Context: one part of a larger RNA
RNA sequence: GACGAACGCUGGCGGCAUGGAUUAGGCAUGCAAGUCGAACGCUACAGCAAUGUAGAGUGGCGAACGGGAGAGUAACGCGUGGGUAAUUUACCUCUAAAUUGGGGACAACCCAGUGAAAACUGGGCUAAUACCGAAUGUGCAUAGAGAUAUGUAAAGGUGGCCUCUGUAUAUGCUGCCGUUUAGAGAUAAGCCUGCGUACUAUUAGUUAGUUGGUGAGGUAAUGGCUCACCAAGGCAAUGAUAGUUAGGCGACCUUAACGGGUGACCGCCCUCACUGGGAUUGAGAUACGGCCCAGACUCCUACGGGAGGCAGCAGUCGAGAAUAGUCUACAAUGGACGAAAGUCUGAUAGUGCAAUGCCGCGUGGAUGAUGAAGCAUUUCGGUGUGUAAAAUCCUUUUCUAAAUGAUAAAAGGUAUAUACAUUAAUAGUGUGUGUAUAAGAUAUUAGUUUAGGAAUCAGCCUCGGCUAACUCCGUGCCAGCAGCCGCGGUAAUACGGGGGAGGCAAGCGUUGUCC
Numbered sequence: 001g002a003c004g005a006a007c008g009c010u011g012g013c014g015g016c017a018u019g020g021a022u023u024a025g026g027c028a029u030g031c032a033a034g035u036c037g038a039a040c041g042c043u044a045c046a047g048c049a050a051u052g053u054a055g056a057g058u059g060g061c062g063a064a065c066g067g068g069a070g071a072g073u074a075a076c077g078c079g080u081g082g083g084u085a086a087u088u089u090a091c092c093u094c095u096a097a098a099u100u101g102g103g104g105a106c107a108a109c110c111c112a113g114u115g116a117a118a119a120c121u122g123g124g125c126u127a128a129u130a131c132c133g134a135a136u137g138u139g140c141a142u143a144g145a146g147a148u149a150u151g152u153a154a155a156g157g158u159g160g161c162c163u164c165u166g167u168a169u170a171u172g173c174u175g176c177c178g179u180u181u182a183g184a185g186a187u188a189a190g191c192c193u194g195c196g197u198a199c200u201a202u203u204a205g206u207u208a209g210u211u212g213g214u215g216a217g218g219u220a221a222u223g224g225c226u227c228a229c230c231a232a233g234g235c236a237a238u239g240a241u242a243g244u245u246a247g248g249c250g251a252c253c254u255u256a257a258c259g260g261g262u263g264a265c266c267g268c269c270c271u272c273a274c275u276g277g278g279a280u281u282g283a284g285a286u287a288c289g290g291c292c293c294a295g296a297c298u299c300c301u302a303c304g305g306g307a308g309g310c311a312g313c314a315g316u317c318g319a320g321a322a323u324a325g326u327c328u329a330c331a332a333u334g335g336a337c338g339a340a341a342g343u344c345u346g347a348u349a350g351u352g353c354a355a356u357g358c359c360g361c362g363u364g365g366a367u368g369a370u371g372a373a374g375c376a377u378u379u380c381g382g383u384g385u386g387u388a389a390a391a392u393c394c395u396u397u398u399c400u401a402a403a404u405g406a407u408a409a410a411a412g413g414u415a416u417a418u419a420c421a422u423u424a425a426u427a428g429u430g431u432g433u434g435u436a437u438a439a440g441a442u443a444u445u446a447g448u449u450u451a452g453g454a455a456u457c458a459g460c461c462u463c464g465g466c467u468a469a470c471u472c473c474g475u476g477c478c479a480g481c482a483g484c485c486g487c488g489g490u491a492a493u494a495c496g497g498g499g500g501a502g503g504c505a506a507g508c509g510u511u512g513u514c515c
Base pairs, nucleotide, nucleotide: 001514002513003512005511006510007509008508009507012361013360014359015358016357017356018354019353025317026316027315029314030313031312034061035060036059039058040057042055043054044053045052046051068272069271070270077197078196079195080194081193082192083191084190087189088188092185093184094183095182096181097180098179099178100134102132103131109124110123111122112121113120114119139152140151141150142149143148156177157176158175159174160173161172198244199243200242205235206234207233210232211231212230213229214228215227216226217225247269248268249267250266251262252261253260254259274295275294276293277292278291297308298307299306300305325351327350328349329348333347334345335344336343337342364394365393366392367391374385375384376383377382399452400451401450402449403448404447408442413437414436415435416434417433418432419431420430421429422428459504460503461502462501463500464485465484466483470499471498472497473496474495480487481486
């Protein structure tokens, strides 16, 4: 000098930060991931109807992001520079082409049954952008020198319009959103690799899928990744193997620098999600708030069997020197879904608590000597506290009361007018412009104004030397102090108290850790 600090005494305000470092110990309760009716059928309600609202279910997308923690890991884990002709990439953008025609089911629902519950079984009905064949093949894959052959896709929804047929619909045209195939991009990821990356030799040898080859399997992909066979290799005093400790980095602290120490907050990467193991779905997980198995623990039970996982946000118990609200809002930013309105979002934005830290402000200013009183001291003359107080004149930052009162809101939405594009179209839709309109958690905010009155606000440590600051009394090697040297045994500037002084100040000192 620094700190995610703690303890003692004290404590007025604001701004900005920070706040479970120990038990990766156990957890009551609430919330933290949903959304779409413009994919689909059904039920209930409202309505004359059109239609609308709500509910569970099928289906799609998301739930692999965001948020938490640092147990493990000494490793291509991380950092940095390369490689991938050895690879994948949903949503998004661009380009090319297509979107034909059929089928059978299963939920929901109804009936019957089992169970205390969780839940489950059988029968029957039904829709789809759910599922399955067929067709086509711009393409793509395989074979081939090539011609060519073989294989391989799809799903519809929702607005608008109208000539003919028709008069209930449909066909047709057209806009938008989807679906399929292929190519390119963007984004994200996988794998490989040079170099760097803690301590111990009181750890010296170690290794059998081990090292390499051939072939096969597997993977998005290379590879002993796995397997069969063959060879006997591979690593190591330039420290293998073993043990101990540890998430890594950007950075942070310190220093003139070199270095040394640390890895809180914020950002990137990795790993983990009660403990161990496993796969499934999917573009992506070996999946924190998914599934299965085993284990420990907790809870329910009709004893047959079931349920659970806060290292998400709050909160609780425990252990500890020690670390906060079971708050508000989706108004902004961002995310998921949706055509949109919008819904969800303990991400986030805010607010509360804590002097935990940094910074700023205040606790008044000027005048005021009979140098008042009190207190301390004294050589009894005085001296100190001390312009300090009182008193007089001011000011109102703060404070109290009242009034007023923002920025953060713009994009987008809705309604309407208009221009252009699309189009058969003055529908519709998209883009641009104009007008109107709803929407702020914070917020009884910040700020501003008025009134009142010095009014509401100072402590802590030290005073022998180092080290700024001295005397009196008490005590008498006692009581005690102390960072080092050392003080104390009857005149203690070193102990305890008074007065005075010095330092810092809403803090001051102590302890701990690092330079």

This is a predicted structure of a 515-nucleotide part of an RNA (small-subunit ribosomal RNA, 5' domain) from an uncultured bacterium. The coordinates come from a structure-prediction model, not an experiment, and the mean pLDDT is 82. The full RNA is in RNAcentral, with records from Greengenes. Rfam family: Bacterial small subunit ribosomal RNA. Its family is annotated with ribosome and structural constituent of ribosome in the Gene Ontology.